Overview: This is a predicted structure of a 241-nucleotide part of an RNA (large-subunit ribosomal RNA, domain VI) from a Minisyncoccota bacterium. Model confidence (mean pLDDT): 86 of 100. It matches the Rfam family "Bacterial large subunit ribosomal RNA". Rfam links the family to the GO terms ribosome and structural constituent of ribosome. It was read from a public genome assembly.
Context: one part of a larger RNA
RNA sequence: CGUGAGUGCUUGAGAGAUGUCUUUCCUAGUACGAGAGGACCGGAAAGAAUAAACCUCUGGUGUAUCGGCUGUCCUGCCAAGGGCACUGUCGAGUAGCUAUGUUUAGACGUGAUAACCGCUGAAAGCAUAUAAGCGGGAAGCCGUGCUCAAGAUGAGGCACUGAUGUCCUAGAAGAUGACUAGGUUGAUAGGCUCUAGGUAUAAGUCCUGUGAGGGAUUGAGCCAAGGAGUACUAAUUACAU
Numbered sequence: 001c002g003u004g005a006g007u008g009c010u011u012g013a014g015a016g017a018u019g020u021c022u023u024u025c026c027u028a029g030u031a032c033g034a035g036a037g038g039a040c041c042g043g044a045a046a047g048a049a050u051a052a053a054c055c056u057c058u059g060g061u062g063u064a065u066c067g068g069c070u071g072u073c074c075u076g077c078c079a080a081g082g083g084c085a086c087u088g089u090c091g092a093g094u095a096g097c098u099a100u101g102u103u104u105a106g107a108c109g110u111g112a113u114a115a116c117c118g119c120u121g122a123a124a125g126c127a128u129a130u131a132a133g134c135g136g137g138a139a140g141c142c143g144u145g146c147u148c149a150a151g152a153u154g155a156g157g158c159a160c161u162g163a164u165g166u167c168c169u170a171g172a173a174g175a176u177g178a179c180u181a182g183g184u185u186g187a188u189a190g191g192c193u194c195u196a197g198g199u200a201u202a203a204g205u206c207c208u209g210u211g212a213g214g215g216a217u218u219g220a221g222c223c224a225a226g227g228a229g230u231a232c233u234a235a236u237u238a239c240a241u
Stems, first nucleotide, its partner, number of pairs: 001151001005161006014148003020048007032037001050105005058099004065092005070085006108143002111141001116136004163241004167183005188234003191230005197223003204217005
């Protein structure tokens, strides 16, 4: 720009991705074979690689969480803390993001076929799967299953009657636009309360030991991105299409 009043939901012309393989068991030590050996067909179970999604589990990361430790400077001193030292270093670790982790997938079909194998059958009294006619037959083709899809200019269909932007609060969305959730008729973010989870028993006080220390209060104290609740704060007014 087209189609097109708008909003929501759709059909699917067409396009794309996938398509894999191995082993073991049963059938069966059967058929076959002197034996050695050892099946077709059919059925079942494990697995490999690959792909997608996800984070419950196992792990990784986690410089805004917690704790241990050293040196030095500072908070007047003790105690308790703060800064710096690669995040000072060490031990753990929530959310998120992740794979080596988890889940799922490659199912199915008397649709048409290839090579190939047939039935009936003449030309050519025979023969012949072919000339008329009729079958079987593949991981392939067509469909089915998955994804996109009306610029499918052939621009489709159905329902409803309002919808949207500027601005603001935000986000599992994001370079910016965009997208999504909200804007007081409100739980959108922050705060607060509770909680999951993480660290590992705070400070102070008391008891004990000459003391370094130990014990009690105490699974304490503290806590980021998680969950729920709660209008305390901020999403005001207003304008435009």